[in-house]
RNA sequence: AAGACCCCCAGCGGAAGAGACCGGCGGCCUCAGCAGGCCCCGGCGCCGAAGGCGCAACCGCCCCGGAAACGCUCAGGCCAAUGGACCGCCGAGGGGAUGA
Numbered sequence: 001a002a003g004a005c006c007c008c009c010a011g012c013g014g015a016a017g018a019g020a021c022c023g024g025c026g027g028c029c030u031c032a033g034c035a036g037g038c039c040c041c042g043g044c045g046c047c048g049a050a051g052g053c054g055c056a057a058c059c060g061c062c063c064c065g066g067a068a069a070c071g072c073u074c075a076g077g078c079c080a081a082u083g084g085a086c087c088g089c090c091g092a093g094g095g096g097a098u099g100a
Base pairs, nucleotide, nucleotide: 003098005096006095007094008093009091011089012088013087014086019044021043022042023041024040026039027038028037029036030035045078046077047076051074052072053071054070058066059065060064
C1' cells in the first nucleotide's frame, strides 16, 4: 500500500399500521348540470417504523456515557402516490482501524 473488519454516505430491491371520516353560504380546477378533485380552516376518531421526547432491559473506556422494535404521540401519518424504522444487495464514495 492492497485487502479482511467497523462507521457514515450514495444507488437498487423488499417494507407495516390507522376515517377514500364529518363540517365549511371559503378559494381554485373540470362539467350543460348533478357531482368530483385539490387547497385552506375547524372537529371528532385512530396509527407509529421519518424525526423528537421519556423510562430503562442491556452495553461500555463504568467519573460518567451509549442505549430499544418498550412507552408518549409534539411532529408525521390514516385510498393510491409520496414518505417509511428496519432488512438484503452493492461501491476503482468518505472516514477509522489493522497492516507485508
This is a predicted structure of a 100-nucleotide RNA (Glycine riboswitch aptamer) from an Alphaproteobacteria bacterium. It matches the Rfam family "Glycine riboswitch aptamer". About the family: This family represents the bacterial glycine riboswitch. The coordinates come from a structure-prediction model, not an experiment, and the mean pLDDT is 77.